Predicted 3D model of RNase P RNA and transfer RNA as a complex of 466 nucleotides. Model confidence (mean pLDDT): 77 of 100. Rfam match: Bacterial RNase P class A. Gene Ontology terms of the family: ribonuclease P activity, tRNA processing and dimeric ribonuclease P complex. It is annotated as a ribozyme.
RNA sequence: CUGCCGGACCGGACGGCCGCUCGCAUGGCCUUCGGGUCGUGAGGGAGGAAAGUCCGAACUCCGCAGGGCAGUGUGCCGGAUAACGUCCGGGAGGCUGGGUUCAAGCCCAGUCGACGGAAAGUGCCACAGAAAACAUACCGCCUGGAAACGGGUAAGGGUGAAAAGGUGCGGUAAGAGCGCACCGCCGCGACAGUAAUGCCGCGGGCAGGGCAAACCCCACACGGAGCAAGACCAAAUAGGGAGGAAUAGCAGGGCCUCGGUCCUGCGAACGUGCCGGCCCGGCGCGUCAAACCUCCGGGUAGGUCGCUAGAGCCCCGCAGUAAUGCAGGGCCCAGAGGAAUGGCCGUCCCGCCGCAAGGCGGACAGAAUUCGGCUUACAGGUCCGGCAGCCAC
RNA sequence: GCGGAAGUCGUCUAGUGGCCAAGACGCGACGUUGCCAACGUCGAGAGCGCGGGUUCGAGUCCCGCCUUCCGCU
Repeated sequence: CUGCCGGACCGGACGGCCGCUCGCAUGGCCUUCGGGUCGUGAGGGAGGAAAGUCCGAACUCCGCAGGGCAGUGUGCCGGAUAACGUCCGGGAGGCUGGGUUCAAGCCCAGUCGACGGAAAGUGCCACAGAAAACAUACCGCCUGGAAACGGGUAAGGGUGAAAAGGUGCGGUAAGAGCGCACCGCCGCGACAGUAAUGCCGCGGGCAGGGCAAACCCCACACGGAGCAAGACCAAAUAGGGAGGAAUAGCAGGGCCUCGGUCCUGCGAACGUGCCGGCCCGGCGCGUCAAACCUCCGGGUAGGUCGCUAGAGCCCCGCAGUAAUGCAGGGCCCAGAGGAAUGGCCGUCCCGCCGCAAGGCGGACAGAAUUCGGCUUACAGGUCCGGCAGCCAC
Repeated sequence: GCGGAAGUCGUCUAGUGGCCAAGACGCGACGUUGCCAACGUCGAGAGCGCGGGUUCGAGUCCCGCCUUCCGCU
C1' cells in the first nucleotide's frame, strides 16, 4: 500500500427565497367571556433502522379466595437489568489448523452452536447387513471329524450414519479386560472455584447405541385485552324515567256476579296543534295521563385529556475483566389526527462519463402511547483491531 | 392495532423423516385416420418460496426472512 474479516461511528454541508405544522410572546376584530379568527416576531419539527411486529416491559381497563389439570414458552453456570427468548463473563463440547506421542490421546490458536434428562415410560432408526438392541455370528480363525456336521472365539474382513470401549505390550489352540500400562467410563474421597466444572488420589475390568428442533419427564415462568386502551365535557333527532297540567252530564245499545263496565252519538267548559305575529273565528286531537311544559339519567356526532420531561440526551469522573451501576455538571430535543416535517436556486463534497467546457447521479427508507432488545433493508465514507499478500528501508 | 393460513413440474393437487418427489390436465414425438378430434404408446418438464440449523438422512422438524390470502376491532 492492497485485499478479507470483526467492531464502533457518520449517513451529505453551508447560505438564500417561498411554503406546511406545533408551542411561546404580541397586536387587531368578533364573542354566548369558555373562546374563535386574522396577522407579526422569535423558536422546535423523522430514523439508525421510524420497518417486521418476533420477544420483554411501562401505562390503562376488565377479571381474580385458594389449589390443580390443560396450553404456551424457556432450559450449562454466574452476573447485568424494570424485565426479557436480550446483553456480559465463564465452563464443557463440535469443527479447522499447528505442535507432540509408537499409537490412542494430550497441548496451543482460531472459530461455531437453542448446551436439562436416553438409568421413568412409549416410539422411530429406510437401504445394506448375520445382527439395529432383554443382542447376534455371514466370511474368517482355532479345534473334533473322512465328510456332513458340532464346539470355542469376537482379534481380522464385510454392511452401515451407527455394531457390547480405544491404543500398545503380554498372553492363548485361536482369541477375548483374560492380565498389565496409558486414555475413556462408573463410584467414593480430598483440594480449587459462588457455581457450571476442573484437578488429584483410591476402588471397580466396565455398566452399554443414536434421536427429546419424536411423544414425553423434570425445573421455572405465564390471567385477558390493547391508546380505536381508557377518562371527562356533551348538540340535534329518536327513545327511557320523574313531576305538572284541562269535565260535569244526557241519550241509545251490548255483557253481567244487578252494581258496574264497554261501545256509539250529543254536549258547555278547559288544555293543545294548524290556519305567517296577536285577538275573534274555523278545522282537528285530548280531558286522568297521550300530545304539551319542566326536570333527570344513559348515550351518538363533535370536542378535550391520555400525548410526550423520559428506565431521556450530552460531557467528565469513579467502581467493575465486561454488560452495567453510581456521583457531578449541562440540556429540553416532533406531537399530527383524511394526518405537518416540503420545494426551488447558488457554492462546496463524493461517484460515474467526457480531451475540455460540462452533464448525470447521491443508499435503505419515513413517526402515530412510550421505552429496552432481536431480526431484516442500506449508495458511500471515517476510525480501531486482527489475518494474508506485495514493495521499500 | 391484534391474530391466523398457504407457498411442490406451465396449471391444479398428493406426498406417516427414508428405496433420484406421485397423479390429473396441458406440452412434444410416434401410432391410428383420407384429414382432424377422441384413443393408444413413449417422453420431456419441479429438487419442493429464500437462508440457516437439528438429524446418518429434511418437501416434512426448528428458527429467521420474502410473497400472497383471510379474520377480528